[in-house]
Context: one part of a larger RNA
């Protein structure tokens, strides 16, 4: 100097991104034990007292009293909760990035949708076959949401899905018919050649038939998704209940809001501090909350994220001294 450790006046977060690290607190028995609650809990709440030995008496697994002793110190070392408040997220216990993340992330019970009658839907597999199941709708698959109290507002044009079936449109494949080729055989001719053609067989065209879809018509939001705009008005001034007019499928109900969401912003008012870009509480002008991609409340719970507080502290003001292990020098 770095490493593990012990101590440290006088101050006690003045360190810092942030009390990170450390002290601190602590067994066990008795006393109390608030808000607020889902009446279970919150609670070991919070906060005090006592704690060794020897002896006595009541008694007798045992506490308890009295009395009587030592020390600064009696859970005398080891071991062994720090506590209270405010507010966010997630209800809870569980689970996850094996080797940088444990969380607000998954998951959960509970909710709602859909799908499916069994030879089930659904998944695996060319298939055989398996699974789901030796179950059978109070089962099963799937999608959202996420305990629990109070709620869950408007829109079906677009997209989806469902259902109707009168038209429209429309494939192979079917086909009347028309229509090429070939073709026995005819017709011209001197030979090469040229025309013309039956039935079949090959082909092109094709009225007409032709299913689902798609157009068409309805419906569905706890499908997928959307939820305006400019302008006048009130007896001070400012606003604007109110009207006017334009788009639009519908114009954002309730709740809540500078928020894990607020850009402008350290927004403005308020508590806390002497002082507070954090943080409580409200206000709303919500750049760019919102109602199961759920809304707003919640007691309990959390190695969650934040603010204040008590206690105690070398985190500090500022350092300082000792062990001890390793580096460095010298030997």
């Nucleotide at each position: 100097c770095u490493c593990u450790c012990u101590u440290u006046a006088a101050g006690g977060a003045a360190c810092u991104c942030a009390g990170c690290a450390a002290a601190a607190u602590a067994g066990c028995c008795c006393c109390g034990u608030a808000a607020c609650u889902u009446c279970g809990a919150g609670a070991g709440a919070a906060g005090g007292g006592g704690u060794g030995c020897c002896u006595c008496c009541u008694c007798a697994c045992a506490a308890a009293g009295g009395g009587g002793u030592c020390g600064c110190a009696g859970u005398g070392a080891c071991c062994a909760g720090g506590c209270c408040u405010g507010a966010g997220c997630g209800a809870c216990u569980g689970c996850u990035u094996a080797c940088u993340a444990a969380a607000a992330a998954c998951a959960u019970a509970g909710g709602u949708c859909u799908c499916c009658g069994c030879a089930a839907a659904g998944u695996c597999g060319u298939a055989a076959g398996a699974c789901c199941a030796u179950g059978u709708a109070u089962g099963g698959g799937g999608g959202c949401u996420g305990a629990c109290g109070c709620c869950u507002g408007c829109c079906c044009a677009g997209u989806g899905c469902c259902g109707g079936a009168a038209g429209g449109u429309c494939a192979a494949g079917g086909a009347a018919g028309u229509u090429g080729g070939u073709g026995a055989c005819c017709u011209g001719a001197u030979g090469a050649u040229a025309g013309g053609g039956g039935a079949g067989c090959c082909g092109a065209c094709a009225a007409c038939u032709g299913a689902a879809g798609c157009c068409u018509u309805g419906g569905u939001g706890a499908a997928u998704g959307g939820c305006g705009g400019c302008u006048g008005u009130a007896a001070c001034u400012a606003u604007a209940a109110u009207g006017g007019u334009c788009c639009u499928a519908a114009g954002g109900u309730a709740g809540c809001a500078a928020a894990a969401u607020u850009c402008c912003u350290u927004g403005u008012c308020u508590g806390g501090u002497a002082a507070g870009u954090u943080u409580u509480g409200a206000c709303c002008c919500a750049c760019a909350c919102g109602a199961a991609a759920g809304g707003a409340g919640u007691a309990a719970c959390g190695a969650u994220c934040u603010g204040g507080g008590c206690a105690g502290u070398g985190u500090c003001u500022c350092g300082a001294a000792g062990a001890g292990a390793g580096g460095c020098u010298c030997g």
This is a predicted structure of a 331-nucleotide part of an RNA (large-subunit ribosomal RNA, domain IV) from Pogostemon cablin. Model confidence (mean pLDDT): 86 of 100. The source organism's lineage runs through Eukaryota, Embryophyta, eudicotyledons, Pogostemoneae and Pogostemon.